[in-house]
């Protein structure tokens, strides 16, 4: 230098052919229970989907550039 792949909540990850409120588990916070703690159960908060542009009526999803992680070739 070229190519491939990954980037979604604090962590690990889903998200179908682009389609109508962005989710799960764990964690955090509050509550129930307990003498108390843990466990269990209930509830809530938490995201500009890496950044920027483009296409489209509509983008986490498609296209381009950039950034970062991993890999292959030279």
């Nucleotide at each position: 230098g070229g190519c491939c792949u990954c980037a979604u909540a604090g962590c690990u990850c889903a998200g179908u052919c682009g389609g109508u409120u962005a989710g799960a588990g764990c964690g955090c916070u509050g509550g129930u229970c307990u003498a108390a703690u843990a466990a269990a159960c209930c509830a809530a908060a938490g995201g500009u989907c890496g950044c920027a542009a483009g296409u489209u009526c509509a983008a986490g999803u498609c296209u381009u550039g950039c950034u970062g992680g991993g890999g292959c070739c030279a």

Record summary: The RNA shown here (transfer RNA) has 74 nucleotides and comes from a Candidatus Kaiserbacteria bacterium. The sequence is in RNAcentral, with records from ENA. The source organism's lineage runs through Bacteria, Bacteria candidate phyla and Candidatus Kaiseribacteriota. It matches the Rfam family "tRNA". The family's RNA type in Rfam is transfer RNA. From the family's description: Transfer RNA (tRNA) molecules are approximately 80 nucleotides in length. The coordinates come from a structure-prediction model, not an experiment, and the mean pLDDT is 83.